[in-house]
RNA sequence: GGGGGCGUGGUCUAGCGGUUUAGGACACCGGCCUUUCACGCCGGGGAUCGCGGGUUCGAAUCCCGUCGCCCCUA
Numbered sequence: 001g002g003g004g005g006c007g008u009g010g011u012c013u014a015g016c017g018g019u020u021u022a023g024g025a026c027a028c029c030g031g032c033c034u035u036u037c038a039c040g041c042c043g044g045g046g047a048u049c050g051c052g053g054g055u056u057c058g059a060a061u062c063c064c065g066u067c068g069c070c071c072c073u074a
Base pairs, nucleotide, nucleotide: 001073002072003071004070005069006068007067010026011025012024013023018057028044029043030042031041032040050066051065052064053063054062
């Protein structure tokens, strides 16, 4: 240099164009339980999906560019 993959709350991840205003687990906060802690149960806050643009009535989801990481190749 060429080719490919990935990038979603603090962490891991689901989602593959529309009825979910982005769901789940762990973590965090509050409550219940307990003598206390833990476990368990209930509730709560937090991501507009790397960034920019495009297509579409509608995009995390398709296309283009770009940044970061990883792999292959020269």
Molecule: transfer RNA
Organism: Thermoleophilaceae bacterium